[in-house]
């Protein structure tokens, strides 16, 4: 320099066109003498950033950052 994968909640990570979700964590209750666990309820997301298809884009195209790999 050139290909490839990846980027979604505090982390780990699904969703692959039709108001965005799970585990854990965090905040509250119930329950214990008291924590812990367990159960119930709840907050938290400009889906990396900008364009472009689309009636509609987290998704599909294409730039660009950032992280990984590979080639030379």
């Nucleotide at each position: 320099g050139c290909c490839u994968c990846u980027u979604u909640a505090g982390c780990u990570c699904a969703g692959g066109g039709g108001c965005a979700g799970a585990g854990c964590a965090c905040u509250g209750g119930u329950c214990u003498u008291g924590u812990a666990a367990a159960c119930c309820a709840g907050g938290g997301g400009u889906c990396a950033u900008a364009a472009g298809u689309u009636c509609g884009a987290u998704a599909c195209u294409c730039a660009u950052a950032g992280g990984a790999g590979g080639c030379a």
This is a predicted structure of a 72-nucleotide RNA (transfer RNA) from Penaeus vannamei. Rfam family: tRNA. The RNAcentral record of the sequence draws on Rfam.